[in-house]
Context: one part of a larger RNA
RNA sequence: UCCUCGCUAAGGAACUCGGCAAAAUAGCCCCGUACGUUCGCAAGAAGGGGUGCCCCGCUUACGCGGGGUCGCAGUGAAUUGGCUCCUGUGACUGUUUAGCAAAAACACAGGUCCCUGCUUAACUCGCAAGAGGAUGUAUAGGGACUGAGACCUGCCCGGUGCCGGAAGGUUAAGGGAAAGGGUUAUCCCGAUUUAUCGGGAGAAGCUUAGAACCGAAGCCCCGGUGAACGGCGGCCGUAACUAUAACGGUCCUAAGGUAGCGAAAUUCCUAGUCGGGUAAUUUCCGACCCGCACGAAUGGUUGAACAAUGGGAGCACUGUCUCGGCGAGGAUCCCG
Repeated sequence: UCCUCGCUAAGGAACUCGGCAAAAUAGCCCCGUACGUUCGCAAGAAGGGGUGCCCCGCUUACGCGGGGUCGCAGUGAAUUGGCUCCUGUGACUGUUUAGCAAAAACACAGGUCCCUGCUUAACUCGCAAGAGGAUGUAUAGGGACUGAGACCUGCCCGGUGCCGGAAGGUUAAGGGAAAGGGUUAUCCCGAUUUAUCGGGAGAAGCUUAGAACCGAAGCCCCGGUGAACGGCGGCCGUAACUAUAACGGUCCUAAGGUAGCGAAAUUCCUAGUCGGGUAAUUUCCGACCCGCACGAAUGGUUGAACAAUGGGAGCACUGUCUCGGCGAGGAUCCCG
């Protein structure tokens, strides 16, 4: 010096990102217990008193009552809750990154929508046979989103998706064959060494290419649909102080954000402004609303209980600190 412990005057968080760590609390009995609340809780709330041993009485027992007695100290050692207040998030018990994350992430009961009527359901795996779904049958099964409860969930169907429709437009394979192309039996013309050669026309057959026209679904088209993907404006003026604008005008849009909440896990400006708390606070709590860029199942607001959850405040307590000191065991180092 390091590790693990014990003690510490006075102060008591002044430490620090932060009371991290440590200290404190602690068992059992009695008294007593607020706000809030979904009436279950909150609650061991908080806070206070008792606790050993001996004798007597009572007692089935546990123990109770009275009297006495010792110590600084009686849950005499050890095991053995610190508490309170405000607030964010998630309702809750659960689950998770085996080996840096336990959480506000996942799940969850509950809610809604979509698909599925069963000889092969929908859906999933498999080339198939087949299997699961299910020895189930719409109060069943599959998929998606949301996430207890309470109060609610506004407007937009123009785009995209999905569902329905079938008049018209477009349209594949296929059908259909018009008019063509190639080939040449034959015919014509020319040349000719009578063997043939060159040119032209050209039936049938074969072959090549193939227009019109007829062709479903889909798309176009016509409707519907938001707890489908999603979206939910701008400018100008106006009231007898000023300010502001219930009001008016205008442009655009499919429609212009309703209720509720709001400097928020969301606010850039921002340490917004005001109030509370402090001697003093970029944090915190309550308001305001000018929401850069909240907002209603990508759910909105609220909310008791719960949480090794995030933020803030206080009481108690302490070597966290002022600021160090002393001690124990071990290690480092030296000798044997």
Description:
The prediction has a mean pLDDT of 87. Predicted 3D model of a 336-nucleotide part of an RNA (large-subunit ribosomal RNA, domain IV) from a Candidatus Omnitrophota bacterium.